[in-house]
RNA sequence: GAAAUCCGGGCGGGAGAGAUCGUGGGCCACAGCGGCCGCACGGCACCGAAGGGGCAAGUCCCUCGCUAGAAACUCUCAGGUACCAGGACUGUCCGGGAUUG
Numbered sequence: 001g002a003a004a005u006c007c008g009g010g011c012g013g014g015a016g017a018g019a020u021c022g023u024g025g026g027c028c029a030c031a032g033c034g035g036c037c038g039c040a041c042g043g044c045a046c047c048g049a050a051g052g053g054g055c056a057a058g059u060c061c062c063u064c065g066c067u068a069g070a071a072a073c074u075c076u077c078a079g080g081u082a083c084c085a086g087g088a089c090u091g092u093c094c095g096g097g098a099u100u101g
Base pairs, nucleotide, nucleotide: 006096007095008094009093010092011091012090013089018044020043021042022041023040024039025037026036027035028034045081046080047079051077052075053074054073061065
């Protein structure tokens, strides 16, 4: 005293799918009929890009099979289905750490 990988932070980009139905609650209005909600619970339909589960090649041990085994694939448990928010991943900048000279 680096570059890449890794970790954290700032700024930017960043998809999909019912502004669905019922009950309850709250608020507004009222003679009556009603209207509204980042609300709760439940039903049906749907989505995959927080998280989580599943596995292929090759590999290990052995010859029968077994062990471990990734993803944006797959499941949809969780989460989500106007906007907002969230968001895997990503561009750039800063910092840390590591490796190495």
The RNA shown here (Glycine riboswitch aptamer) has 101 nucleotides and comes from Glycomyces sp. L485. Rfam family: Glycine riboswitch aptamer. Gene Ontology term of the family: glycine biosynthetic process. It was read from a public genome assembly, where an Rfam model found it. The source organism's lineage runs through Bacteria, Bacillati, Actinomycetota, Glycomycetaceae and Glycomyces. Model confidence (mean pLDDT): 76 of 100.